Predicted 3D model of a 434-nucleotide RNA (Bacterial RNase P class A) from uncultured Erythrobacter sp. The coordinates come from a structure-prediction model, not an experiment, and the mean pLDDT is 76.

[in-house]
């Protein structure tokens, strides 16, 4: 230099003239004048709320579901921040028997409670995969089998060996240290010890126990004790803590308007009993009070409200689908101080910055900035003593371009996904020079 790859930034600003929406003011109306007028995600609807209805309330248990290391932030959240802890990468410092170790740094990633309360998996391979195990292999000291040597006796061919010591089989017995299989083989690494082995023993390290210190804790460290055994998965089912009514601006609320105060079907229940009143003193009406009892919840208990003659359900048809509101001043932004590692709170000044409703925010000029082309020696910059040169850098003219991802509909805080010229930071390949 060039080509790829990732972060971060974000193709703009200022006015005019037309057009469109909306506020507000002025007008009898027409319509005038002012102001304002789409995102960094506005997208998924994934989390939490504000806010509006419905659920009778309060405990307890139960379903469904959500989160998970500790603390702080927040209205609050599965969300931000900081610390712990673990993994990887990079470098830095010490110290080394050069293998290596000690020690702290930055970055990044984590769905980070529990595997001894249960159940379940772990394919293939391999002897085997959690109450496991011997395929290559090592021993064979102890049993067993052989050979020869001594040794004794012989008919010189062997025979026998109570006994002594060599050797060989690898049989019976040991091992699980070395190889193998594998994502993973029941701590590691080294010294003794054993026929050969093994935490069998020992050091270290590693695991776990307890005191003590530090720290809001999670943790971390000194120091001591122990076995010197006990895998992986809970983003398997579960268990532990801790937290959650339901359903949404199409909520809801006004107003006009219309029709069929249609029609079936089921479920529990229809009792007791007191005052007053009207009947005619009886029937039998009405109005008010108590009881059973029944309904408002998944289950119970208490309270409650209603009903006390009624109360809940399922179903088919029928009319409305117009208007106004909810509707934007807000856990709201900007700037500053303060507090805090920080997220973020607190003070104090300032600003208001869309509210459509089949849905408005557009077209067009010109000025400036921005990138790209091409011209131009300009009191620059750079060779050169100068005179001059130079299109490298800067200026100045000219012309050209500015594309992605995408459009608010009740508002907020997050997450998540797409994406966008320039510029910048990092990394990777490749050429070229020191």
């Nucleotide at each position: 230099c060039a080509g790829g790859g990732g972060g971060c930034u974000g193709a703009g600003g200022c006015a005019g003239c037309c057009g469109c929406g909306u506020u507000g003011c002025c007008g009898c109306a027409a319509g005038g004048c002012a102001g304002c007028g789409a995102g960094g995600a506005a997208a998924g609807u994934c989390c939490g709320g504000g806010c509006u209805c419905c659920a009778c309330g309060a405990a307890a248990c139960a379903a469904a579901g959500g989160u998970g290391g500790c603390g702080g932030g927040u209205a609050a959240c599965g969300c931000c921040c900081g610390c712990c802890g673990a993994a990887u990468g990079c470098g830095c410092g010490u110290u080394u028997u050069c293998g290596g170790g000690c020690g702290g740094g930055c970055a990044u990633u984590c769905a980070g409670g529990g595997a001894a309360a249960g159940u379940g998996c772990c394919a293939c391979a391999g002897a085997g995969a959690g109450u496991a195990u011997a395929c290559c292999g090592c021993c064979g000291a102890u049993g067993g089998a052989c050979c020869g040597c001594g040794c004794u006796g012989u008919u010189c061919g062997c025979a026998g060996u109570u006994u002594g010591g060599g050797g060989u089989c690898a049989c019976a017995g040991g091992c699980a240290a070395g190889g193998g299989u594998g994502a993973a083989a029941g701590g590691g690494u080294g010294c003794g010890g054993u026929a050969a082995a093994a935490g069998c023993g020992c050091a270290c390290c590693g695991g776990g126990g307890c005191u003590c210190u530090g720290g809001u804790a999670a943790c971390a460290g000194c120091g001591u004790c122990c076995g010197c055994a006990u895998g992986g998965c809970a983003a398997a089912c579960c268990c532990c803590a801790c937290c959650u009514g339901g359903a949404g601006c199409a909520a809801g609320g006004c107003c006009a308007a219309a029709u069929a105060g249609g029609g079936g079907c089921c479920u529990c229940g229809c009792g007791u009993u007191c005052c007053g009143g009207a009947g005619u003193u009886g029937a039998u009406c009405c109005g008010g009070g108590a009881c059973a009892g029944g309904a408002g919840c998944g289950u119970u208990u208490c309270g409650u409200u209603c009903c006390g003659a009624g109360a809940g359900g399922c179903c088919c048809g029928g009319g409305u689908u117009g208007g106004c509101u909810g509707c934007u001043u807000g856990a709201g932004c900007c700037g500053u101080u303060c507090a805090g590692c920080a997220a973020u709170g607190g003070g104090c000044g300032g600003c208001c910055c869309a509210g459509a409703c089949g849905a408005a925010u557009g077209g067009u000029u010109g000025c400036c900035g921005c990138c790209g082309c091409a011209g131009u020696g300009c009191a620059g910059g750079u060779c050169g003593a100068a005179a001059g040169a130079u299109a490298c850098c800067g200026g100045c003219u000219g012309c050209g371009g500015a594309g992605a991802c995408a459009g608010a509909a009740c508002c907020c805080g997050g997450c998540u996904u797409a994406u966008g010229a320039u510029g910048u930071c990092c990394c990777c390949u490749g050429a070229c020079g020191c």